The RNA shown here (Bacterial RNase P class A) has 335 nucleotides and comes from Spirochaetales bacterium Spiro_03.
NCBI's taxonomy places the organism under Bacteria, Pseudomonadati, Spirochaetota, Spirochaetia, Spirochaetales.
It was read from a public genome assembly, where an Rfam model found it.
Of the family's consensus pairs, 98% are formed in the model.
Its Rfam family is "Bacterial RNase P class A". Rfam describes the family as follows. Ribonuclease P (RNase P) is a ubiquitous endoribonuclease, found in archaea, bacteria and eukarya as well as chloroplasts and mitochondria. By type it is a ribozyme. Gene Ontology terms of the family: tRNA processing, dimeric ribonuclease P complex and ribonuclease P activity.
């Protein structure tokens, strides 16, 4: 210099002027002055997990549902970090819905004899033939009786041996998933469990339109039940003559609160490989409710996409524009 890998920042504005929106503070009472602030890196999706809220005084069992190598993190998780084995790339890396296929059903189309209650289609061998051996070669096919060699046979096969596989046990190292090394066994159909299932762990329920409080108004009736409430079910437990249901009719839809100080954010040290913890200084950065940041001028400038908070946080997912920064990996040249 190319070409990659990976991890992090920033993001269409900034500065200055003018006039415009929102709520906070301070002054003032003027349909007023001045201050700082005022939408993302995913706010999007409603996909998980949670914090708060009610049910409720609280439980147990089924179901149903997610997760699944190993050990850390975290308020928890299906999430993050490290680490194992598999694969894929030359590597840097990256990706895995990674527990169990003698517990049980199940399914492997088509093509091939045959795909499980295995067979033998073409070929080898042996024989006059009928037939019998064979599974080493071919042929189907995503998979066909573990591979390669070699010795033996009539021809051939683990039928025997070598070495790889596969199974069991020993040691060694590791928290631990695993690794390695030794010894013995000729040991045999295989996938799929993101198919039923099986085994482990975990899970109340609804949800800020969740719930408090004020204020205002009004009108009940008629039928039905004995239960009703714990929001799949059953047990249990609570409340019970209060309620509960079904139809018809009347009123209200307004304020205030939740609601923005938080498992918040920067920065230093100390521990840890890291996610992070612990501790110190510093900061307070939207709280709308018909729903708020827009319009002109000049300089600069990367000249730009994907887009607008609604109780609040901690991930995943998904769209995607331009730049920057680190550290790794191959290749070329040079010195």
């Nucleotide at each position: 210099c190319a070409a990659g890998g990976u991890a992090g920042g920033c993001u269409a504005g900034a500065u200055g002027a003018u006039c415009g929106c929102g709520g906070g503070c301070a002054c003032u009472u003027g349909u007023g002055u001045g201050c700082a602030c005022g939408a993302g890196g995913a706010a999007a999706g409603u996909c998980c997990g949670g914090g708060c809220u009610c049910c409720a005084u609280a439980g147990g069992a089924c179901a149903u549902g997610a997760c699944g190598c190993c050990g850390g993190g975290u308020a928890a998780c299906g999430c993050c970090c490290g680490g194992g084995a598999g694969c894929g790339g030359u590597a840097a890396c990256g990706c895995u819905a990674c527990a169990g296929a003698g517990a049980g059903c199940g399914c492997c189309a088509c093509a091939g004899a045959a795909a499980a209650u295995a067979u033998a289609c073409c070929g080898c061998c042996g024989g006059u033939a009928a037939c019998g051996g064979u599974a080493a070669g071919g042929g189907u096919g995503a998979a066909a009786u573990g591979g390669u060699g070699g010795g033996g046979u009539a021809a051939g096969a683990g039928c025997c041996c070598a070495c790889c596989g596969c199974a069991a046990g020993g040691c060694u190292g590791g928290u631990a998933a695993c690794a390695g090394u030794c010894u013995u066994g000729g040991c045999a159909g295989g996938g799929c469990a993101a198919g039923c299932c099986u085994c482990g762990u975990c899970a109340g329920g609804a949800g800020c339109a969740a719930g408090a409080c004020c204020a205002a108004g009004c009108a009940g009736c008629a039928g039905g039940u004995a239960g009703g409430g714990c929001u799949g079910u059953c047990c249990g437990u609570c409340c019970a003559u209060u309620g509960c249901c079904u139809g018809c009719g009347g009123g209200u839809a307004g304020g205030u609160u939740g609601c923005u100080u938080g498992a918040c954010c920067a920065c230093c040290a100390u521990g840890g490989u890291a996610a992070c913890a612990u501790g110190g200084u510093g900061g307070c950065u939207a709280g709308a409710u018909a729903g708020a940041u827009g319009a002109u001028c000049a300089u600069c400038g990367u000249a730009g996409a994907c887009a607008g908070a609604a109780c609040c946080c901690g991930g995943c997912u998904u769209a995607u524009u331009g730049c920057c920064u680190g550290c790794c990996u191959u290749g070329a040249u040079u010195u």

The coordinates come from a structure-prediction model, not an experiment, and the mean pLDDT is 78.